This is a predicted structure of a 74-nucleotide RNA (transfer RNA) from a Tannerellaceae bacterium. NCBI's taxonomy places the organism under Bacteria, Bacteroidota, Bacteroidia, Bacteroidales, Tannerellaceae. It matches the Rfam family "tRNA". The sequence was found in a public genome assembly. The coordinates come from a structure-prediction model, not an experiment, and the mean pLDDT is 82.

RNA sequence: GGCGAGAUAGCUCAGUUGGUCAGAGCGCAUGAUUCAUAAUCAUGAGGUCCGGGGAUCAUAGCCCCGUCUCGCUA
Repeated sequence: GGCGAGAUAGCUCAGUUGGUCAGAGCGCAUGAUUCAUAAUCAUGAGGUCCGGGGAUCAUAGCCCCGUCUCGCUA
């Protein structure tokens, strides 16, 4: 340099058939339980989905450009 995959919550990821809540596990906070801690249970907070532009009534999901990460290859 070429090709491909990826970027969504603090972490690991799902969701790409465009639509009516943006979700799960872990973690975190509060409460219950306990002499106390852990475990367990309940509740809650936490995101404008990498950035910009476009198409569309409507985009995390489609198109274009850019940034970054990973793999293959020269």